[in-house]
This is a predicted structure of a 349-nucleotide part of an RNA (small-subunit ribosomal RNA, central domain) from Limosilactobacillus fermentum.
The organism belongs to Limosilactobacillus, within Bacteria.
RNAcentral holds the full RNA, with entries from ENA and SILVA.
Model confidence (mean pLDDT): 86 of 100.
Context: one part of a larger RNA
RNA sequence: UUGGGCGUAAAGAGAGUGCAGGUGGUUUUCUAAGUCUGAUGUGAAAGCCUUCGGCUUAACCGGAGAAGUGCAUCGGAAACUGGAUAACUUGAGUGCAGAAGAGGGUAUUGCACCUCCAUGCGUAGCGGUGGAAUGCGUAGAUAUAUGGAAGAACUCCAGUGGCGAAUGCUGCUACCUGGUCUGUAACUGACGCUGAGACUCUAAAGCCUUCGUAUCCAACAGGACUAUAUACCCUGGUACUUCUUGCCGUAACGAUGACUGCUAUGUGUUGGAGGGAUUCCGCCCUUCAGUGCCGGAGCUAACGCAUUAAGCACUCCGCCUGGGGAGUACGUCCGCAAGGUUGAAACUC
Numbered sequence: 001u002u003g004g005g006c007g008u009a010a011a012g013a014g015a016g017u018g019c020a021g022g023u024g025g026u027u028u029u030c031u032a033a034g035u036c037u038g039a040u041g042u043g044a045a046a047g048c049c050u051u052c053g054g055c056u057u058a059a060c061c062g063g064a065g066a067a068g069u070g071c072a073u074c075g076g077a078a079a080c081u082g083g084a085u086a087a088c089u090u091g092a093g094u095g096c097a098g099a100a101g102a103g104g105g106u107a108u109u110g111c112a113c114c115u116c117c118a119u120g121c122g123u124a125g126c127g128g129u130g131g132a133a134u135g136c137g138u139a140g141a142u143a144u145a146u147g148g149a150a151g152a153a154c155u156c157c158a159g160u161g162g163c164g165a166a167u168g169c170u171g172c173u174a175c176c177u178g179g180u181c182u183g184u185a186a187c188u189g190a191c192g193c194u195g196a197g198a199c200u201c202u203a204a205a206g207c208c209u210u211c212g213u214a215u216c217c218a219a220c221a222g223g224a225c226u227a228u229a230u231a232c233c234c235u236g237g238u239a240c241u242u243c244u245u246g247c248c249g250u251a252a253c254g255a256u257g258a259c260u261g262c263u264a265u266g267u268g269u270u271g272g273a274g275g276g277a278u279u280c281c282g283c284c285c286u287u288c289a290g291u292g293c294c295g296g297a298g299c300u301a302a303c304g305c306a307u308u309a310a311g312c313a314c315u316c317c318g319c320c321u322g323g324g325g326a327g328u329a330c331g332u333c334c335g336c337a338a339g340g341u342u343g344a345a346a347c348u349c
Stems, first nucleotide, its partner, number of pairs: 003321004007303002012317001014201004021194003025088003029084003033081002035077008049065006091191001092188003095184005103177005109171001110154001115149006125136002162169002206247002220236004257316002260313003266293011298305002322349003331342001333340002
């Protein structure tokens, strides 16, 4: 390589958009590139295979035949693939009527807590711990009351609830804006799926820049603990944490790529639709889209998965090939840097 695989053994790219490429619904007619088929030519000899013969046999040698899976030319077939043509509506999209939502962005605004400031009241402690001490406090702290400032976060509602491609998203209001679901069947008529490169987005930390800085808190300082204590515990505390501008591009888990179809049930829940029954609420049946649990066939090494598949199949992409060395070295590309991306070998077991 072939093959076999990728939930947990090595292996699904963090996620999307999408050019090329690959692949693709139903029907009509034509074509004949692929496909199938016939003939002719060619496919050197030797060799291989079959058969006959010659050396006493064999190896060896000679004769004949077959084969030579291929190529070219000329005919034929038209199911399938391709191409052309004309249509179709179930895939896909649009319209119309409704629905839910922490989806995104911008700008206002609200409340409780923490901290700080001012004032009143009030007096000797407070704080902290396993126990203490550092620390704060008679220059009046802690506690308590009133008023104020600033920043950050949003109690209850709240839910294996919702939305989003993923990262992720939660006080209220307004504006701008993306997607989804249901019903209908008016319109387009295969416009679809996947997607190497490419481009876009991507938590926290980190970097640049401008503000801000309440809390918390790497570093740092002190107090303890201890044989030591560059820690765990305590008192402080800067960067960070917030906003703004531009980078970075990692973790990213359902450890399960995307799309489509098919294959027992049962039971919750979210958003719709239709029907039944009903004074209302509640209820019952059917159905679509999500989100959970249990469980059968089937699958699996087992665990388990099981209409949200890890079952049965199709298409396309990514990835794996013993452990260490190593996600390292070198080189390329990217980055201000930190570093990222791609990614070996010697050697060793």